This is a predicted structure of a 693-nucleotide part of an RNA (large-subunit ribosomal RNA, domain II) from a soil metagenome. The RNAcentral record of the full RNA draws on MGnify.
[in-house]
Context: one part of a larger RNA
Formats: sequence, structure tokens, C1' cells
RNA sequence: UCCUGGGAGUUGUCGUAUGCAGCAAGGUUAAGGCCGCAGGGCCGCAGCCGAAGCGAAAGCGAGUCUGAAUAGGGCGCUUAGUUGCAUGCGGCACACCCGAAACCGAGUGAUCUACCCAUGGACAGGAUGCAGCGAAGGUAAAACUUCGUGAAGGUCCGAACCAGUGGCGGUUGAAAACGCUUUGGAUGAGCUGUGGGUAGUGGUGAAACGCUAAACGAACUCGGAUAUAGCUGGUUCUCCCCGAAAUAGUUUGAGGAUUAGCCUCAGUCGUUUUCCAACGGUGGUAAAGCACUGAAUGGUCUAGGGGGCCUACAAGCCUACCGAAAUCAAUCAAACUCUGAAUGCCGUUGGUUGAGAGACUGGGAGUGAGACAGUGGGGGAUAAGCUUCAUUGUCGAGAGGGAAACAGCCCAGACCGUCAUCUAAGGUCCCAAAGUUCUGGCUAAGUGGUUAACGAGGUGAGAGUUGCUCAGACAAUCAGGAGGUUGGCUUAGAAGCAGCCAUCCUUUAAACAGUGCGUAAUAGCUGACUGAUCGAGUGAUUCCGCGCGGAAAAUUCAACGGGGCUAAGCCAGGCACCGAAGGUACGGAUUCAAUUUAACUCCUGGUUAUAUUGAGUGGUAGGGGAGCGUCGUGUAGUAGGUUGAAGGUCGAGCGUAAGCGCGGCUGGACGAAUCACGAGUGCGAAUCCAGGA
Repeated sequence: UCCUGGGAGUUGUCGUAUGCAGCAAGGUUAAGGCCGCAGGGCCGCAGCCGAAGCGAAAGCGAGUCUGAAUAGGGCGCUUAGUUGCAUGCGGCACACCCGAAACCGAGUGAUCUACCCAUGGACAGGAUGCAGCGAAGGUAAAACUUCGUGAAGGUCCGAACCAGUGGCGGUUGAAAACGCUUUGGAUGAGCUGUGGGUAGUGGUGAAACGCUAAACGAACUCGGAUAUAGCUGGUUCUCCCCGAAAUAGUUUGAGGAUUAGCCUCAGUCGUUUUCCAACGGUGGUAAAGCACUGAAUGGUCUAGGGGGCCUACAAGCCUACCGAAAUCAAUCAAACUCUGAAUGCCGUUGGUUGAGAGACUGGGAGUGAGACAGUGGGGGAUAAGCUUCAUUGUCGAGAGGGAAACAGCCCAGACCGUCAUCUAAGGUCCCAAAGUUCUGGCUAAGUGGUUAACGAGGUGAGAGUUGCUCAGACAAUCAGGAGGUUGGCUUAGAAGCAGCCAUCCUUUAAACAGUGCGUAAUAGCUGACUGAUCGAGUGAUUCCGCGCGGAAAAUUCAACGGGGCUAAGCCAGGCACCGAAGGUACGGAUUCAAUUUAACUCCUGGUUAUAUUGAGUGGUAGGGGAGCGUCGUGUAGUAGGUUGAAGGUCGAGCGUAAGCGCGGCUGGACGAAUCACGAGUGCGAAUCCAGGA
């Protein structure tokens, strides 16, 4: 991992609702007793529920309480219950199943290990050479020195022994802690044998929460015990109808619950619903505005202040300073409003809708982590696949087509079938269904097929404004471009051209006291300006369309899905076609409603069946309905069965499904259907359990 088998809403009781049944102003027995072989039957009038309520109560009573009240108001009255069975749900019980870590009790453990007690054992060899003593030297005597002797030590080196430092290997090992090598201690706070002691709210600990039998921040065994688990996982056949929520209030509450909201089922009401229109209301948003409250720019004017002048004081004068208020102009605001929409909301009327519309009462829920997108806001950085509201949509619970792929985007809501047809979004050169379609433009960048500020004689006889222009423009070519003068100053020099100042006059067709290059300074070249040649447009500026640059990333192309495309790109327009589970056509199934017919019946009516018409039939949590199958009981020691039961296996049958038949083979003795009843009643998942492979 697979296969086979096992594997989870049960039982008791109380309550409540619904269905069915009995009896009914009543219903029902409990314990117990009697009878019967038994299933069971008959008693049992205790008790319980109901038939009357109101009040705190006395109490009164179809009323009563409050109250002064014959007022008003509250709760009641014009009757249906009760018992059993079944089912849904709830309470109490283990209460759908499996799962803790833990807590408590009683015991078992110191053969491992920690420490202690008693009694034993072992420690090759070598080194060093304490105290003391002796001798010699030495001293007044000592001290002291030297030599010898001596043999101390948590002394040294190093086997056994004990330990476990570094490295390598081993890591489903040879081994649930080892091997090799290396290393530390090795007369000691040392090692070790045997026997004994200390026990879990404890012991022991040269202290690491270490150790206490391969497990210790509280051992192990059994028990309380199916502890508890607002948590995780799992929860077994089929079809049909409907179909959510991820919100609000409260919560030792936030991943839980309770009430409401939203779903479903039954009963009741019977259009009250939805949408649209008209009419009548409501409001202070968007926008706008500055009338209020504030903010804020410039001017005018001016109280006050600063500075200056003047001055004994007081006053006065001036001011390119600051400046309240007032005023003029132009602005801003979620917590401003003289104004003020659209949409929204409420009501009335009319129309429309007849729908899984609406309302109420009761049974059953689930949900209370939402996600993205558009729009309007807050937070953030007018960041986030960010966060938080409002509103709409989709996903959630939604398949299909498109967006290359892609829950939340676009189109569109899948009952089933068809080798029919029309369309939506999106597409029509090939991959790949359909135009190499038509008309007119644009683009040259592979722009298309990534981005901005900003930049640019790209381009469009695109749209404007404007200058010059046959009295000849723009460009090009030829010629001129002079004189006073080297203007003055400055300076070594300054001559148009380092710099400062000024920038006139003359001759002229025109020519600057000079636009740039250049020189040490001159010179030289050139420009402005003028004439000629030429002969029609040529400049400036604004806007629009499409392009260009700006443009750097990590495994080749890798920023069209690919090929490839100059249209097969972009803009505008036309006609075709393709394209989905959408629409239509044909056939079928089913639900609901209406109508028809038939049968039955408890006969206003209801149930069942048939037919027609209409509308529906995506679906998670979840509600409701109808069925299939397994085991057992009765039917039934039945039908059937050695001319072959159950079981097994193969097969092309039938049914909307669970499933049900039939035939062959196998098997070798049992055993249905039907209609009821009762459950240890359906497995793919639970790191499920057992066995096997």
C1' cells in the first nucleotide's frame, strides 16, 4: 500500500409537537391480586390529566382583581380532552464513535541507579626523597651548612582497575549508547564483591530537575473510569422537492453559546406580495455657495504697537516696519450652510405580477471565520491579493462558453436523450470552428505584444492663429559688408570681439562703435544688413491622431498562448459566418397547479388512477417526501426442491436509482414470494481494529 472481515444517533424515563388508533365531558389505571402450560386475559375507582377562573390572600365565581365606583383597565368565559403506539426534537442518564495531557485511591518496586550502614577484596613496575635520627663542619651555646640514614605525600611516570577528552566509523548499528584510536585518574573526597537500609504529596542528590529497573518537572500496576475534551478526525443504500448563513444584541465573550435575522415542513388568511407610473410626503448627501462658524491670499483704510525726529512734561511730526476691526477682489471646509439635486425611504391610487409571492401560528434546522469585483467613504502613504463600513454582483453552494492556463472578471444558470438548428460573450491566416471579407483612413515603431515626469525638424497637403511673399519671400549661389575710428576708459597690449562706460555721426543699395571663430595685440574667416541670380510659396505658434526616446535581473528566446503577421496592427463603418449544458425543434422522465374522465369513500369534500394544458426540475450546511436491500419473527414443518435448494461464478436481459430477474456452469440440501412486524440493518476514508498478501 492493497484485499477480506469488524467499525459510529442506541436504550430507559420524563416533556413537547405531529400522525394513526380507542374512548369521550370524560380519559386512564399503578402497585398488587385472580385465571391460563404459555402468548395473554380479567380485576384493581389509589393516583394523574381534563371539564373554571381571578386574586398575594381571606375569598368570590362566568366572572374576578384593582378601585370610592354599577367607571376604566388586567387576566378569564361562549368548552375537548385523555390513553396508547409510531415518528421528530428536548431534559436526565457514557447518550453518535474513537482520542488526551492530567487528578484521586490502594498497592508493587533501590537485582538498574543515588546516598548510607556492616563485612570482605584488589591496586605490576619505576621516580621523587618530607619530618625525625646519625655523622662531620660550625657556634660561648644555639642557629645554620654538608653528607648519610629515613620513607612522608588527595606527590610524579605508568599496567591492572576506574573513567569517557578529541577524532574516525557506526546511525533499518555487531550494539535501544557500541568499535578503533587518542586521552584523564591510578594510596585515594579512590575502585570493587556480598549482605542490608531510605519509596512517589516520598526517597536520594559534591545540585545536572540528576537518579529512583532501556521511561521521571513527579515511577510503575490496578481501580474511580466509557474522567472531561466549547477541540481534531470519522460517521456506511437510492431517488424526488425546497434551500441558507458567514449579520445584529448579549456573553470570563470573541474558532463557543443564547435570542433575533435568513432556510424548511404543517396549519390558517386569501393578493395583503413584487415591480412600474402618477400624486402626496420625507431628508440635508453630491454639487454649489460664503449669508453663519472657522480657515486663508492681495489691496484700501485705520485703532493700536515698533522705530526716527522733536521734547522739561504733555503734545506734535515722519515712517518702503507689524497690524485688530471695517471694506474691495479672489478662495477653502467630515465635525460650515443663504441654497440644494439624482438615487433612496414612507403613504395613497391605478396598472402589472399569480410567483417556491406575502402575512400569522406551531415542529425541525443550519449559520453567526467569509472571499473577490464595481461604486461611495474611513484607516494606511488618495501603498498592499492591506484593513474597516455602506451598497450591488459573483464565488461560497454554480457546471457550460470566453479571458493561453486562472473560485470571486465577461457571457450564461446544467431534468435526460439527438451525428438537428439560432445566437451571447468572444472570435473568423495556421495550430483551431468561422472572412486571407468589403469601404475609408492611420502606423513603420514588430508600435501592436509593459510604465511616468520629461525630451525630440518622426509622421498625418489633420484642425486653428499669425509673420513674410510676383513691388520676388524662404533656401542656395555670386557680390558688397565702408568712413570718422585703434569710440572713451582700463591695460604691457585691448584695434567690433578680457573687462567697464557710451553706443553717435557720415557715405550709402546696405553695413552693428558689432553674432560667432580667431590673434600677444593687429591680421584673417563669418554673421547681422544690402544688391543680383532663381521663381512660389515660406516661417512662427497652439491643438488633435498614431508613433520615437526615457526602458537595467538574475537557467536561451520568456512582456502576442505559439507559428508567424506590415496586416493576420490601430481607428470608423458595412455585410456574412463560427461560437455555450443559453434559445428553438423532436422524443422521454418527474414535481406543482388547473381542468376532464373513471373508481373508491367517512359524500360541503377527500383519496387513487388516466388524459390535456401551463409553469418548473444547478446546489453545500440544512428541512421535507418516497423507496431499495440485509438479518430475524409470523404467513410457513407453505409454494418450490437430488429431473438439483442455499451459496459461488460467467453472461449481450429489465428498471429513473438503490436494485430485480433469467440462462449456463459449479454446488449437493435446503427453502422463497406476498403482506405485516422487529432490528447488533448497508463502509472508502477515522495516522481506525484484526488477519492475510